[in-house]
Context: one part of a larger RNA
RNA sequence: UUGGGCGUAAAGGGUUCGUAGGCGGUUUUUUAAGUCUGAUGUGAAAGCCCACGGCUUAACCGUGGAAGGUCAUUGGAAACUGGAAGACUUGAGUACAGGAGAGGAAAGUGGAAUUCCUAGUGUAGCGGUGAAAUGCGUAGAUAUUAGGAGGAACACCAGUGGCGAAGGCGGCUUUCUGGCCUGAAACUGACGCUGAUGAACGAAAGCGUGGGGAGCAAACAGGAUUAGAUACCCUGGUAGUCCACGCCGUAAACGUUGAGUGCUAAGUGUCGGGGGAGACCUCGGUGCUGAAGUUAACGCAUUAAGCACUCCGCCUGGGGAGUACGGUCGCAAGACUGAAACUC
Numbered sequence: 001u002u003g004g005g006c007g008u009a010a011a012g013g014g015u016u017c018g019u020a021g022g023c024g025g026u027u028u029u030u031u032a033a034g035u036c037u038g039a040u041g042u043g044a045a046a047g048c049c050c051a052c053g054g055c056u057u058a059a060c061c062g063u064g065g066a067a068g069g070u071c072a073u074u075g076g077a078a079a080c081u082g083g084a085a086g087a088c089u090u091g092a093g094u095a096c097a098g099g100a101g102a103g104g105a106a107a108g109u110g111g112a113a114u115u116c117c118u119a120g121u122g123u124a125g126c127g128g129u130g131a132a133a134u135g136c137g138u139a140g141a142u143a144u145u146a147g148g149a150g151g152a153a154c155a156c157c158a159g160u161g162g163c164g165a166a167g168g169c170g171g172c173u174u175u176c177u178g179g180c181c182u183g184a185a186a187c188u189g190a191c192g193c194u195g196a197u198g199a200a201c202g203a204a205a206g207c208g209u210g211g212g213g214a215g216c217a218a219a220c221a222g223g224a225u226u227a228g229a230u231a232c233c234c235u236g237g238u239a240g241u242c243c244a245c246g247c248c249g250u251a252a253a254c255g256u257u258g259a260g261u262g263c264u265a266a267g268u269g270u271c272g273g274g275g276g277a278g279a280c281c282u283c284g285g286u287g288c289u290g291a292a293g294u295u296a297a298c299g300c301a302u303u304a305a306g307c308a309c310u311c312c313g314c315c316u317g318g319g320g321a322g323u324a325c326g327g328u329c330g331c332a333a334g335a336c337u338g339a340a341a342c343u344c
Stems, first nucleotide, its partner, number of pairs: 004315003007298002012312001014201004021194003025088007033081002035077007042069001049065006091191001092188003096183004103177007110154001115149007125136002162169002206247006215241002220236004258311006266289010293300002317344003326337004
């Protein structure tokens, strides 16, 4: 519990696709379901409301009237919504001509660096810190030169730059492949928007099986610090991080801002197109500053948090609690759904 809200106070679903449903462009004819209207029937009595009357008044009672509907039948109206038939092109899409891009998948390949191995030179230190120590080193380390192995990540370019629905995506090449933008206006002719249930995708961590393992590094060990130090610092170091396949399905999954459409001053930077000789104009992104407006304020402001409409999700004091119980899913971890008592 509403004539309210959801950027930051409680509240936008992680994202997309899409079923039912809801909503839906311009125009003609028609229909008459919704809608509006007339008539008839019915809507018991009592009660409520109005008028009058009866008990000395009132309560109470009586008489008459009115009112009361998601009602039924029937006659009509045709603007709007719906149905049927037809037409249209501006919404949507297709084809055509161009364009940009770390969009995705697979295969191949390159250089720098770290580590390790082998060999050479070379000798007493190296490393690390606030300072040290643990650690490494005369069995020759660190440094340096040459060769080799292997794994992971791609400096500069690099940019409030680009692409993607979101998660996310960055060396180079090839193959396959999705989306987007612009131009012109050939074609289709409302084919659209949203979307409960559902499906697919979904960082990191984690799980299963098999590989791989350079660096980094939970756990763990040691050295320090400290009153203590199960930490911060240091030396090591295993899962993991990487690959393939299969699970998990969560994040401050954030722009803490759902999707779509239309309308409402400008200025300036930037990315990708188009037009123009130029001045400049224009379309689509991405930033900043600002008008009206809005906001509790901060701020937002044509990329709205402004003005409207359509559809979905969600909120209703704090704690208890995202807990318990039940159910569904999962190998597990757990996820989703999700209370109450009590208390302030």
Small-subunit ribosomal RNA, central domain from Haloplasma contractile SSD-17B, 344 nucleotides, folded computationally.
Model confidence (mean pLDDT): 87 of 100.
It matches the Rfam family "Bacterial small subunit ribosomal RNA". Gene Ontology terms of the family: ribosome and structural constituent of ribosome.
The organism belongs to Haloplasma contractile, within Bacteria.